This is a predicted complex of two RNAs, RNase P RNA and transfer RNA, with 448 nucleotides together.
RNA sequence: GGAGUCGGCCAGGCGACCGCGGCGGGAUGACCCGUCGAGGAAAGUCCGGACUCCGCAGGGCAGGACGCUGGGUAACGCCCAGGCGCGGUGACGCGCGGCACAGUGCAACAGAGAGCAGACCGCCAGGGGCCCGCGCAACAUGGCGCGGGUACCGGUAAGGGUGAAAGGGUGCGGUAAGAGCGCACCGGCACCGGUGGUGACACCGGUGGCCAGGUAAACCCCGUCCGGAGCAAGGCCAAGCAGGUGCGAUGAGGUGGCCCGCCGAGCACCGGGUAGGCCGCACGAGGCCGGCGGCAACGUCGGUCCCAGACAGAUGGUCGCCGCUCCCGGCAUCGCCGGGACGCACAGAAUCCGGCUUACCGGCCGGCUCCCUCC
RNA sequence: GCCGGGUUAGCUCAGUUGGCAGAGCACUCGUCUUGUAAACGAGAGCGCGCCGGUUCGAUUCCGGCACCCGGCU
Numbered sequence: 001g002g003a004g005u006c007g008g009c010c011a012g013g014c015g016a017c018c019g020c021g022g023c024g025g026g027a028u029g030a031c032c033c034g035u036c037g038a039g040g041a042a043a044g045u046c047c048g049g050a051c052u053c054c055g056c057a058g059g060g061c062a063g064g065a066c067g068c069u070g071g072g073u074a075a076c077g078c079c080c081a082g083g084c085g086c087g088g089u090g091a092c093g094c095g096c097g098g099c100a101c102a103g104u105g106c107a108a109c110a111g112a113g114a115g116c117a118g119a120c121c122g123c124c125a126g127g128g129g130c131c132c133g134c135g136c137a138a139c140a141u142g143g144c145g146c147g148g149g150u151a152c153c154g155g156u157a158a159g160g161g162u163g164a165a166a167g168g169g170u171g172c173g174g175u176a177a178g179a180g181c182g183c184a185c186c187g188g189c190a191c192c193g194g195u196g197g198u199g200a201c202a203c204c205g206g207u208g209g210c211c212a213g214g215u216a217a218a219c220c221c222c223g224u225c226c227g228g229a230g231c232a233a234g235g236c237c238a239a240g241c242a243g244g245u246g247c248g249a250u251g252a253g254g255u256g257g258c259c260c261g262c263c264g265a266g267c268a269c270c271g272g273g274u275a276g277g278c279c280g281c282a283c284g285a286g287g288c289c290g291g292c293g294g295c296a297a298c299g300u301c302g303g304u305c306c307c308a309g310a311c312a313g314a315u316g317g318u319c320g321c322c323g324c325u326c327c328c329g330g331c332a333u334c335g336c337c338g339g340g341a342c343g344c345a346c347a348g349a350a351u352c353c354g355g356c357u358u359a360c361c362g363g364c365c366g367g368c369u370c371c372c373u374c375c
Numbered sequence: 376g377c378c379g380g381g382u383u384a385g386c387u388c389a390g391u392u393g394g395c396a397g398a399g400c401a402c403u404c405g406u407c408u409u410g411u412a413a414a415c416g417a418g419a420g421c422g423c424g425c426c427g428g429u430u431c432g433a434u435u436c437c438g439g440c441a442c443c444c445g446g447c448u
Base pairs, nucleotide, nucleotide: 001371002370003369004368005367006366007365008364009363010362012322013321014320015319016318017317018316020037021036022035023034024033025032026031039346043357044356046355047354048353049352050351051230052229053228054227058260059259060258061257063226064225065224066223067222068082069081070080071079072078083096084095085094086093087092097221098220103219104218105215106214120160121159122156123155124154127153128152129150130149131148132147133146134145135144136143168186169185170184171183172182173181187211189208190207191206192205193204194203195202196201234279235278236277237276243270244269245268246267247266253263254262286305287304288303289302290301291300292299293298323344324343325341326340327339328338329337330336331335376447377446378445379444380443381442382441385400386399387398388397394431402418403417404416405415406414424440425439426438427437428436
């Protein structure tokens, strides 16, 4: 200098004027003053909680979610650290129960054969058969022996071919040809033992049978967790109206998928009325700074700050200067000068928090890796 | 705001132990008719909203995104 990877941060700045919402104060004809006023995602509503109601939130079945290990947390499917596997030269990224020897299922097409399989091509003359030659003995047949040929029966999983996948790899022996058929080494699996580690796991040694394929984001098994609903939850006040039908202590309903248990007098439908106010509702697992503990996530202590809140829903507009980007023109050109831009992202709170995911012009800072060059 | 459902051909919809993409209407051609419609017969075309993942293989299973519809005072 180039390429890359990971993490954090900013989200144009300043001023003037006009305007909007909340709160406080002063006026009390409706205005004035002060102060505060979006985000890293406020979004998607995908997880987890707080809170509220369902009497307690109880038991069982069913159902759902999660899933390496150890921590963090109010909790989590989140975060941190580690382990193993895969990808990358590397920084680093991605994935994760039952290494599918508990059971059931699935694998289209192709292919001979797809689960403890299979003979299509190829290979094999050892065996049965057939043919030829020679010999036993002078000839023929038969028999026996020797040699040769033939892939019909048969043997064979080394090689070819099919497929996503064809039942370890290399070598030697062995054989008619072959084959864990035998052996050596390597890989993998199961079991046993030792060492290190809290653990996942790693390393070492021994034994075994020659070898066990894939799929659990298929059923399933194991472990952990989960009662339901959601601020339009729920509570209070005010205004207004017209009742009717059915069911119900032989149990309506709460109660939700079901059952048990518990509570227990109203419930459902049709019709009528209202379309108002207040609380919940913003001080909180809160922000910032510092110390301490911890590799870290995080915890703890001290100080300091108050920081949006509506209910048709506020947070905007104009002008000036500056910054960045783009365009045009000139200068004799790593740049400078002048002019222009209806250029400066994604987006916008609605009960509140912790996460995840998604969207996003551009810029800043830091850690680390690889390549090239120079000293 | 808080919940639920859906997206397959031009339109309306089916589609499970993952391997095929279908039906009706519409369209094209033919028969019938003076002609059209209806009817009958034949035929073509194209489509699983998008992006990733699991798997040998995804409309289907898992995650994310986009769009549409419904309920709750």